The prediction has a mean pLDDT of 81. This is a predicted structure of a 73-nucleotide RNA (transfer RNA) from Neurospora crassa OR74A. The RNAcentral record of the sequence draws on GtRNAdb. A source record names the gene tRNA-Leu-CAG-4-1. Its Rfam family is "tRNA". About the family: Transfer RNA (tRNA) molecules are approximately 80 nucleotides in length. The family's RNA type in Rfam is transfer RNA.

């Protein structure tokens, strides 16, 4: 170069064009339980890679790019 898969809170992952505030888990942080600390209840905070387009509406369809894997030459 060419094909082909990913890229969503700190980590791991789900979300098949429209439900209310993108869901789970683990992690954080504050309270409650404790002499304390483990646990264990509650609550909070945190994410769709970047540009553009398509579309009444896009995490998600398309098109460029960047980045990470696999394959070819």
């Nucleotide at each position: 170069g060419c094909c082909u898969g990913g890229u969503u809170g700190g980590c791991g992952u789900a979300g098949u064009g429209g439900u209310a505030u993108a869901a789970c888990g683990c992690g954080u942080g504050c309270a409650c339980u404790u002499c304390a600390g483990a646990g264990g209840u509650g609550c909070a905070a945190a994410a769709c890679c970047u540009g553009g387009g398509u579309u009444c509406g896009a995490a998600u369809c398309c098109c460029a790019g960047a980045c990470c894997g696999g394959g070819c030459a």